[in-house]
A computed fold for a 72-nucleotide RNA from Holothuria scabra, annotated as transfer RNA. The sequence is in RNAcentral, with records from ENA. The coordinates come from a structure-prediction model, not an experiment, and the mean pLDDT is 80. Taxonomically the source falls in Holothuria (Eukaryota, Eumetazoa, Deuterostomia, Holothuroidea). It matches the Rfam family "tRNA". Rfam classes the family as a transfer RNA.
RNA sequence: GUUUAAGUAGCAAAGAAGUUAAUGCCGUAGGUUUAGGUCCUAUUAACAAAGGUGCAAAUCCUUUCUUAAGCU
Numbered sequence: 001g002u003u004u005a006a007g008u009a010g011c012a013a014a015g016a017a018g019u020u021a022a023u024g025c026c027g028u029a030g031g032u033u034u035a036g037g038u039c040c041u042a043u044u045a046a047c048a049a050a051g052g053u054g055c056a057a058a059u060c061c062u063u064u065c066u067u068a069a070g071c072u
Stems, first nucleotide, its partner, number of pairs: 001071007010025003027043005048064005
């Protein structure tokens, strides 16, 4: 230089066939307990950035950024 893959809560990780952003751990509050832990209930917080198409975009298209792998 070029090709491909990935970027989603504090961490991990689904959703890619366009129409509600799951789930686990963590955190917060409450219950249970003498207390702590376990367990139960509720709850906060996220689509890498910009633009485009479209009634509607995490999802499709373009560019940029970051990471990984291959080729040269």